[in-house]
């Protein structure tokens, strides 16, 4: 980098350095000198993976976060909302708006090349 699978309406921030951007992309709408992004320290959330632990078992394994440790991840807004397709409602309408579903894209984890 690409591919496969799973999840994405829950949850969780302070300090220091620094100083203007950030929310992937596009549109919208937001966040930001009462300090963005980045880095460091400390804290927290969560439970994808590993080890251990507990329970169950048809002995293959399965389950458990109101268990522990470790590898990651995350800590404004549903992945902030929409983007493509379909249904329903409004509408003269194939425009446009609302709403539901699916797809796509993205993020994270695990695995594979």
């Nucleotide at each position: 980098u690409c591919c496969u699978c799973a999840u994405c309406c829950a949850g969780a921030g302070g300090a220091g350095c620094u100083g203007a951007g950030g929310g992937a992309c596009c549109g919208g709408c937001c966040c930001g000198a009462u300090g963005a992004a980045g880095c460091u320290c400390c804290g927290g959330c969560a439970a994808c993976c590993g080890u251990c632990c507990g329970c169950g078992c048809a002995c293959g394994c399965g389950c458990g976060a109101c268990g522990a440790c470790g590898g990651u991840g995350c800590c404004a807004a549903u992945u902030c909302c929409g983007g493509c397709c379909c249904g329903c409602c409004g509408g003269a309408a194939c425009a446009c708006g609302g709403u539901g579903g699916g797809a796509g894209a993205g993020a994270u984890g695990a695995g594979a090349a």

SAM riboswitch aptamer (S box leader) from Jiangella asiatica, 113 nucleotides, folded computationally. Model confidence (mean pLDDT): 81 of 100. Its Rfam family is "SAM riboswitch aptamer (S box leader)". About the family: The SAM riboswitch is found upstream of a number of genes which code for proteins involved in methionine or cysteine biosynthesis in Gram-positive bacteria. The sequence was found by an Rfam model in a public genome assembly.